[in-house]
RNA sequence: GCGGUCGUCGUCCAGCCUGGUCCAGGACGUCAGCCCUCCAAGCUGAGAACACGGGUUCAAAUCCCGUCGACCGCACCA
Numbered sequence: 001g002c003g004g005u006c007g008u009c010g011u012c013c014a015g016c017c018u019g020g021u022c023c024a025g026g027a028c029g030u031c032a033g034c035c036c037u038c039c040a041a042g043c044u045g046a047g048a049a050c051a052c053g054g055g056u057u058c059a060a061a062u063c064c065c066g067u068c069g070a071c072c073g074c075a076c077c078a
Base pairs, nucleotide, nucleotide: 001074002073003072004071005070006069007068010028011027012026013025020058030046031045032044033043034042051067052066053065054064055063
């Protein structure tokens, strides 16, 4: 340099294909309360995220373009 896969709460993952009750869901973790002699476990609740920019559309996490970053493969390496 070329090609491919990917980027979503603190962490891991789903949702993307086929746009629509998604101001985004689950598990773990965090915080608060309940329970308990205490802790753990359990129950209830709360907070927390769509890499960035643009486009299409009534409507974008989802489709398109560009940029950035990560990983994989290939090429180059006087």
This is a predicted structure of a 78-nucleotide RNA (transfer RNA) from a Nitrososphaerota archaeon. Lineage of the source: Archaea > Thermoproteati > Nitrososphaerota. It matches the Rfam family "tRNA". The family's RNA type in Rfam is transfer RNA. Its mean pLDDT, the model's own confidence on a scale to 100, is 83.